[in-house]
The RNA shown here (Bacterial RNase P class A) has 386 nucleotides and comes from an Acidobacteriota bacterium.
């Protein structure tokens, strides 16, 4: 210098003039002064919480959630730094990247095709040993056998050796795996030995599932207060005991325990039964008013600068700062001047450009979009020069 790829930062600015909204102060026929007004994602509604109502001390099963390890944090599935494992590039010293990383003989699945056979597996071809039948060439039957070969993206550990009728961890020795004991180092995942052990049992679990561990629920359209208004309308079904075997209500899908509440009168009849009336609690249908105001509503797990601590993420600590509260919904136009970038150029300057996108309780996060965009940092690769 060119091209790709990650991360990160920016997202105009300043006057002015009109118009909008709020907050404060002065006014007292509504106007003046001054402050301040949409984002890095305000989107997604995907995690966590603040906050607010229910709430029964618990127990259990359903469901969700997470899975090395250690720290930050209000909290997390998010972040930091580690170990472990993979993948690239290099050549022996790293660099860069991803990881949803408990458990596959506890059970169940799944995996085209080829293949004798795809996970406690298999005799298709080499092979042994007994036997039948033929002159022969061959053609059967039995029993054993996973040593070489074939097929396959994979075929039930490697090399050597010993043993056998042939062979095989069937035996040894070594190495490789696992398993159980244990030194050393580290907070710990873990990493290097050391010993015994013939156990050698392929892939999936973001496949169901097992293990270990955690979790009330609903949500600013949460909840609260004020006002007005209607029809305190009608029908129905169930239950209202005498200490219960009923029924209704109380956090969450269910269950179990628990803890509140739960009738008057009258007619019949006489073994606690049967109606009527009206009450109370649940529920379900038809029909009626209201749909207004304020309050939550923005001073925060707040932002900026530091100095210390820490490898970092982050944290004490000292200082400054107040940066939207709308409510059929404010945050708007114009103009000038400066700044970024692009082309041009007579070096005077002319033109030209801005993306995704717009607050409604609030915060930490992720995930998504983003300029013919700038900028910084790191990698990788081309060329070219020393």
């Nucleotide at each position: 210098g060119g091209a790709g790829c990650g991360c990160g930062u920016c997202a105009g600015a300043u006057g002015a003039u009109c118009g909008c909204c709020u907050c404060g102060g002065c006014a007292a026929u509504a106007g003046c002064c001054g402050g301040g007004g949409a984002g890095g994602a305000a989107a997604g509604u995907c995690c966590g919480a603040a906050c607010a109502c229910c709430g029964u001390a618990g127990g259990g099963c359903a469901g969700c959630g997470a899975g090395c390890c250690g720290g930050a944090u209000a909290a997390c599935u998010c972040c930091c730094g580690g170990g472990c494992c993979c993948c690239g590039a290099c050549a022996c010293g790293u660099c860069g990247g991803g990881g949803a990383c408990g458990a596959c003989a506890a059970g169940u699945g799944c995996a085209a095709c080829a293949g004798a056979g795809a996970a406690u597996a298999g005799a298709c071809c080499u092979g042994u040993c007994c036997u039948g039948a033929g002159c022969g060439a061959u053609c059967g039957g039995g029993a054993u056998g996973a040593u070489g070969g074939g097929u396959g993206a994979a075929a039930c550990g490697g090399u050597g050796g010993g043993g056998u009728a042939a062979g095989a961890g069937c035996c040894c020795a070594c190495c490789g795996g696992c398993g159980c004991g244990u030194u050393u180092g580290g907070u710990a995942a873990c990493a290097a030995g050391c010993g015994c052990g013939g156990c050698c049992a392929g892939g999936u679990a973001a496949a169901c599932u097992c293990c270990u561990c955690g979790c009330g629920g609903u949500g600013c359209a949460a909840g609260g207060c004020c006002a007005a208004a209607u029809a305190g309308g009608g029908a129905a079904a169930u239950g209202c005991g005498g200490c219960a075997u009923c029924c209704g209500g109380g956090c969450u899908g269910c269950c179990c325990g628990u803890c509140c509440g739960g009738u008057u009168c009258u007619c019949g009849a006489u073994u606690u039964c049967g109606g009527g009336a009206g009450g109370c609690a649940u529920u379900u249908c038809c029909g009626g008013g209201u749909a207004g105001g304020c309050c939550g509503c923005u001073a925060g797990a707040g932002c900026c600068c530091g100095u210390c601590g820490g490898u970092a993420a982050c944290g004490c600590c000292g200082g400054g700062c107040c940066c939207a509260g709308a409510c059929g919904a404010a945050u708007g136009a114009u103009c000038a001047u400066c700044g970024c970038c692009c082309g041009a150029u007579c070096c005077g300057u002319c033109g030209g450009g801005g993306a995704c996108a717009a607050a409604a309780u609030u915060c930490g996060g992720c995930u998504u979009a983003u300029a013919c965009g700038a900028c910084g940092c790191g990698c990788u690769u081309c060329a070219u020069u020393u």
Its mean pLDDT, the model's own confidence on a scale to 100, is 76. It was read from a public genome assembly, where an Rfam model found it.